[in-house]
The prediction has a mean pLDDT of 83. This is a predicted structure of a 69-nucleotide RNA (transfer RNA) from a marine eukaryotic metagenome. It matches the Rfam family "tRNA". The RNAcentral record of the sequence draws on MGnify.
RNA sequence: GUCUGUAGCUCAGCGGUGAGAGCAGCGGACUCAUAAUCCGUUGGUCGUAGGUUCGAAUCCUACCAGACC
Repeated sequence: GUCUGUAGCUCAGCGGUGAGAGCAGCGGACUCAUAAUCCGUUGGUCGUAGGUUCGAAUCCUACCAGACC
């Protein structure tokens, strides 16, 4: 200097009304039973602190952590 930081994990999410998917977890169906499959469901101070705005995960600034040069 560049990129990244969003659920337990891997990641989406163009300034606008409820923040999401898959996997995992929990409950149920199915089965003699387990796995697989199907249905339902829990879970988030969006890295921290400020700023801009009617409104910020999203824009700006600083800082923190990680990766690379």